[in-house]
RNA sequence: GAUUUAUAAAGAAGCGGCGAGAGAUCAGGCUCAAUGACCCGCUGGCAACCCUCCAUGGUGGAGAAGGUGCCAAAUCCUGGCCCGGUGAAUGGACGCCGGGGGAUAUAAAUU
Numbered sequence: 001g002a003u004u005u006a007u008a009a010a011g012a013a014g015c016g017g018c019g020a021g022a023g024a025u026c027a028g029g030c031u032c033a034a035u036g037a038c039c040c041g042c043u044g045g046c047a048a049c050c051c052u053c054c055a056u057g058g059u060g061g062a063g064a065a066g067g068u069g070c071c072a073a074a075u076c077c078u079g080g081c082c083c084g085g086u087g088a089a090u091g092g093a094c095g096c097c098g099g100g101g102g103a104u105a106u107a108a109a110u111u
Stems, first nucleotide, its partner, number of pairs: 001111008013043005021032003026079004044071003049067002051063005075103001081100007
């Protein structure tokens, strides 16, 4: 890097360093940022995928030493494809509402 499965409206920040952009990509919006963001280090924390224990048919409960992950905003929001509803008799386009998919992220397993 690829594949599969699961999850993604909950939760959790201080200090130090750096110094200009950052929020995955493209577009639109919105937000964060010299009162120092993003990123890096340390410390702390959240969560419970792996893990440990108990009970148990496919699950429920408890735990947190260790391996990851995470700690602005719903994965920040919407669109990129498809379906349904709706507007104004029908179809298309467009707008709005809803659902699915895709994409992305993380974990576990396989390669």
A computed fold for a 111-nucleotide RNA from Mucilaginibacter sp., annotated as SAM riboswitch aptamer (S box leader). The prediction has a mean pLDDT of 81. The sequence was found by an Rfam model in a public genome assembly.